[in-house]
Predicted 3D model of a 103-nucleotide RNA (SAM riboswitch aptamer (S box leader)) from a Candidatus Methylomirabilota bacterium. Model confidence (mean pLDDT): 83 of 100. The sequence was found by an Rfam model in a public genome assembly.
RNA sequence: UUCUCAUCCAGAGUGGCAGAGGGACUGGCCCGACGAAGCCACGGCAACCCCCCCUACGGCGGGGUGCCAACUCCUGCCCCGCAAUGGCGGGGAGAGAUGAGAG
Numbered sequence: 001u002u003c004u005c006a007u008c009c010a011g012a013g014u015g016g017c018a019g020a021g022g023g024a025c026u027g028g029c030c031c032g033a034c035g036a037a038g039c040c041a042c043g044g045c046a047a048c049c050c051c052c053c054c055u056a057c058g059g060c061g062g063g064g065u066g067c068c069a070a071c072u073c074c075u076g077c078c079c080c081g082c083a084a085u086g087g088c089g090g091g092g093a094g095a096g097a098u099g100a101g102a103g
Stems, first nucleotide, its partner, number of pairs: 001103008013042005021031003025076001027074002043068003048064004052059002072095001077092006
């Protein structure tokens, strides 16, 4: 970096350094000097993979990851229903994220 599969309405933050951005992209709407990104320490959530226990569910005990504002923050493309001047609701696709496997 490409492909395949699974999941994405739950959950979980303090301190230090640093100093203006961040929420992938579009359009919105938000977060941010009462301190953004990033880094470090400690903590927490979760249960995808391996091991262990149990073997029915499960326990989350050890290890590998992941995550800790807002549903993946909403949205984009297609279809359906309602409404009527542009919106509301539902379904699917696409994109993205994470894990596992393969190249």